[in-house]
Molecule: transfer RNA
Organism: Planctomycetota bacterium
RNA sequence: GUCCCUGUCGUCUAGUGGCCUAGGACAGGGGCCUUUCAAGCCCCCAACCCGGGUUCGAAUCCCGGCAGGGACGCCA
Numbered sequence: 001g002u003c004c005c006u007g008u009c010g011u012c013u014a015g016u017g018g019c020c021u022a023g024g025a026c027a028g029g030g031g032c033c034u035u036u037c038a039a040g041c042c043c044c045c046a047a048c049c050c051g052g053g054u055u056c057g058a059a060u061c062c063c064g065g066c067a068g069g070g071a072c073g074c075c076a
Stems, first nucleotide, its partner, number of pairs: 001072007010026004018056001028044005049065005
């Protein structure tokens, strides 16, 4: 340099065009319960990497960029 894959709450992840003002688990905060703690139950907090495009509608499709990973390449 070329090509391929990945990027979503603090962390791990669901999602494959409309049920997503994005769900779950763990973590964090509060409450119930308990003699106390743990466990259990309830509530709260918190995310679509950035820009553009297509579309009635985009986390999802397309283009560019950024970051990470991988493969190939290095002489006529």